[in-house]
Context: one part of a larger RNA
RNA sequence: GCCAACGAGUUGCUCGUGCGUUGCAAGGUUAAUUUCCUAAGGAAUGAAGCCGAAGCGAAAGCGAGUCUGAAAUGGGCGAACUUAGUAACGUGCGGCAGACGCGAAACCGGGUGAUCUACCCUUGUCCAGGAUGAAGUGAGGGUAAAACCUCAUGGAGGUCCGAACCAGUAUCGGUUGAAAACGAUUUGGAUGAGGUGAGGGUAGGGGUGAAAGGCCAAUCAAACCCGGAGAUAGCUCGUAUUCCUCGAAAUAGCUUUUGGGCUAGCCUCGAGUAAAAGUGUAACGGAGGUAGAGCUACUGAUUGGGCUAGGGCCCUCACAAGGGUACCAAACUCAGACAAACUCCGAAUGCCGUUUACAUGUUUCUCGGGAGUCAGGCAGUGGGGGAUAAGCUUCAUUGCCAAGAGGGGAACAACCCAGACCAUCGAUUAAGGCCCCAAAAUAGUAGUUAACAGAGAAAGGAUGUUAGAUUGCUCAGACAACUAGGAUGUUGGCUUAGAAGCAGCCAUUCAUUUAAAGAGUGCGUAAUAGCUCACUAGUCAAGCGAUCUAGCGUCGACAAUUUGCGGGACUUAAACUACUUGCCGAAAUCAUGGGUUAUUCGAUUUUAUCGGAUAGCGGUAGAGGAACAUUCUAUAGGCGCUGAAGGCGUACUGCGAGGUAUGUUGGAGCGUAUAGAAGUGCAAAUGUUGGC
Numbered sequence: 001g002c003c004a005a006c007g008a009g010u011u012g013c014u015c016g017u018g019c020g021u022u023g024c025a026a027g028g029u030u031a032a033u034u035u036c037c038u039a040a041g042g043a044a045u046g047a048a049g050c051c052g053a054a055g056c057g058a059a060a061g062c063g064a065g066u067c068u069g070a071a072a073u074g075g076g077c078g079a080a081c082u083u084a085g086u087a088a089c090g091u092g093c094g095g096c097a098g099a100c101g102c103g104a105a106a107c108c109g110g111g112u113g114a115u116c117u118a119c120c121c122u123u124g125u126c127c128a129g130g131a132u133g134a135a136g137u138g139a140g141g142g143u144a145a146a147a148c149c150u151c152a153u154g155g156a157g158g159u160c161c162g163a164a165c166c167a168g169u170a171u172c173g174g175u176u177g178a179a180a181a182c183g184a185u186u187u188g189g190a191u192g193a194g195g196u197g198a199g200g201g202u203a204g205g206g207g208u209g210a211a212a213g214g215c216c217a218a219u220c221a222a223a224c225c226c227g228g229a230g231a232u233a234g235c236u237c238g239u240a241u242u243c244c245u246c247g248a249a250a251u252a253g254c255u256u257u258u259g260g261g262c263u264a265g266c267c268u269c270g271a272g273u274a275a276a277a278g279u280g281u282a283a284c285g286g287a288g289g290u291a292g293a294g295c296u297a298c299u300g301a302u303u304g305g306g307c308u309a310g311g312g313c314c315c316u317c318a319c320a321a322g323g324g325u326a327c328c329a330a331a332c333u334c335a336g337a338c339a340a341a342c343u344c345c346g347a348a349u350g351c352c353g354u355u356u357a358c359a360u361g362u363u364u365c366u367c368g369g370g371a372g373u374c375a376g377g378c379a380g381u382g383g384g385g386g387a388u389a390a391g392c393u394u395c396a397u398u399g400c401c402a403a404g405a406g407g408g409g410a411a412c413a414a415c416c417c418a419g420a421c422c423a424u425c426g427a428u429u430a431a432g433g434c435c436c437c438a439a440a441a442u443a444g445u446a447g448u449u450a451a452c453a454g455a456g457a458a459a460g461g462a463u464g465u466u467a468g469a470u471u472g473c474u475c476a477g478a479c480a481a482c483u484a485g486g487a488u489g490u491u492g493g494c495u496u497a498g499a500a501g502c503a504g505c506c507a508u509u510c511a512u513u514u515a516a517a518g519a520g521u522g523c524g525u526a527a528u529a530g531c532u533c534a535c536u537a538g539u540c541a542a543g544c545g546a547u548c549u550a551g552c553g554u555c556g557a558c559a560a561u562u563u564g565c566g567g568g569a570c571u572u573a574a575a576c577u578a579c580u581u582g583c584c585g586a587a588a589u590c591a592u593g594g595g596u597u598a599u600u601c602g603a604u605u606u607u608a609u610c611g612g613a614u615a616g617c618g619g620u621a622g623a624g625g626a627a628c629a630u631u632c633u634a635u636a637g638g639c640g641c642u643g644a645a646g647g648c649g650u651a652c653u654g655c656g657a658g659g660u661a662u663g664u665u666g667g668a669g670c671g672u673a674u675a676g677a678a679g680u681g682c683a684a685a686u687g688u689u690g691g692c
Stems, first nucleotide, its partner, number of pairs: 001692006011097003015094010027051003034044004055062002065077004100238002103235001107228006118202009127192001129161003132157001136153006165189003170185004204220001206216003241627006251264005265373002267370006277363001278360005283354004292345001293343002299339002303335004308329001310328002312325005376401010406417003421594004426590003432584003435568003441581001443580006454570001460555002464552010481539005487512003492506003518533001522531002595617010628681001630678007638670002646665008
């Protein structure tokens, strides 16, 4: 991992409450007990008790009333108008119990452990060999005597080296190991606070600890075993057949509350009320201060000009006073312009209302049984926070996903289209598409684009190109090109070593000759020179410039697999703009047939069935309804060795859970109908046991 078997809403209660069925009914009902008959059990007996028919008050008590109060015109709770209960059974939910199942870490009680290990007690035992050479002692020297020196002797030490023994430093291996701590090499101690044998002691909030929370039998921040015990678990996981109808929520308030609850909201089932019910559209009537707009209409903020108080600075100035001001600036004024906490104004939508009209037809409302939900998400719109960031966060509102399949979007919960009862090798369309992949136009008309633009992006740049507008020059010859000229006073004056059109400064930058020619547009020289331009003539010959607007392009343009069209490919397109006609395209719509639910009509004998019509039939949590199967029991009636159950096939049948028939295997029990009762249905729980 697979297969098989087992595996989770149960049972009790003289507890509550609702629904259903049955009996009796202003009443209903017995419990224990006793008697009788009996396999179990049943039938009588028994009125004690319980519920109801009357309430109010704390109570005494009174009573269709009562309490409050000195007393109620009162007020509270009742009666009547509006009379139904009670008992049993079944069932939904709740309560008390383990209460749907499995699951803690823990807590407490009583015991068992020191054969492991920690420490201690008693008694034994073990430590090859080598090295060093303390005290003491002897001899000699030395001294007045000592001290002291030398040589021997001696054999001390938590001394040295190093086996046994003990330990475990480092590396490598091992890591489903040879081993639940090992192997190899290496290393530390090795007469000591040493190692070790045997016997004994200390026990769980306790021991022992040269202290690591270490060790106390492979278990230790509180051992192990049994019990309290099915501890508790607002937590996780699991919770088993079918079909039909409806169908949520992720919000508010409160909560030691925020992943839990309670009440309300939203769902479902039943009963009731039946109208000026509800809802939508239209019309009419209202309230409002948002969007927008505005501000000499307030509050505040604000740019420039004018005018002009006040102040600063400067001048005249002994004081006083005066003058100036491209300084600051109130008020006033002209123009411009801002605001969530400004408003002289002011929508749309939304909201409230109506003896209105139309549509719908109980969707509204009341009461009662049962829930689930309290982590929501994305998109559009209007806001707050943030950075007018976030697949961000927080509100409001609508839609969708959640709980929604199908078509489109290459793929893609939420985007676009569209809400799937079933069947059909039927039809029409939506979004989106129609060259090939790949269903349908290599469709049509008129333009645009040349960029592989289409097929990702800004400020900004540019004789891209198309269309339009305004304006200037032009056969008295424009624009471009070519030929020729482009001079003189003069090298203007100043400056300067020089300054001659062209380093720099100045200037009414003049004047003359001219078709025209600057006291000079650029290159150039040390300065001249030289080349050139403006300007002019000629040749040529018909358009040539400038500015603006719009369309489509271009650059700007830098990221990691196959470049950012799904691909192939596409260029008077298979791109873009505008228009036109067809077609394809979904579970949409229609057609044909069928199923089912609700309402309604008709028929049949009332229940129930049959036929027709209309409207429905996506669905998680969840509510309601109808069924199938398993085991056992009762009653009735059956089958079976001429072959029961079970196994393996086949056919038929039911919407389905399933059922029937039959072949074969098997070899002894088993169905059917109607009721009843449950150890009543498995794929999941890191489920349990067994097998493979």